The prediction has a mean pLDDT of 82. This is a predicted structure of a 74-nucleotide RNA (transfer RNA) from an uncultured bacterium.
RNA sequence: GGCCUCGUAGCUCAGUAGGAUAGAGCAGUGGUUUCCUAAACCAAAGAUCGCGCGUUCGAAUCGCGCCGGGGCCA
Numbered sequence: 001g002g003c004c005u006c007g008u009a010g011c012u013c014a015g016u017a018g019g020a021u022a023g024a025g026c027a028g029u030g031g032u033u034u035c036c037u038a039a040a041c042c043a044a045a046g047a048u049c050g051c052g053c054g055u056u057c058g059a060a061u062c063g064c065g066c067c068g069g070g071g072c073c074a
Stems, first nucleotide, its partner, number of pairs: 001073007010026004019057001029043004050066005
C1' cells in the first nucleotide's frame, strides 16, 4: 500500500432480504426484606448505533469517504 472483517448502554453481546417508540445479561442507583451485611425480589435511569455525506417516504441495517481495532497478502 491492497483486500476482508469488526465498531450498538460503564462491561459482554443481540438486533442485517430497510419499517415507526433500539433490546438482554452483568455492573451502577433507589427501594422491599434483614439486628447489620450479603443474597433474593421490585423499580427507575443509562445509547451521538465510531464520524460525515448520500440513497430512500423511512437507515443500527444500503452506498461513498474518513477514524479506530483485528486478520490476510505484498
Its Rfam family is "tRNA". Rfam's curators write: Transfer RNA (tRNA) molecules are approximately 80 nucleotides in length.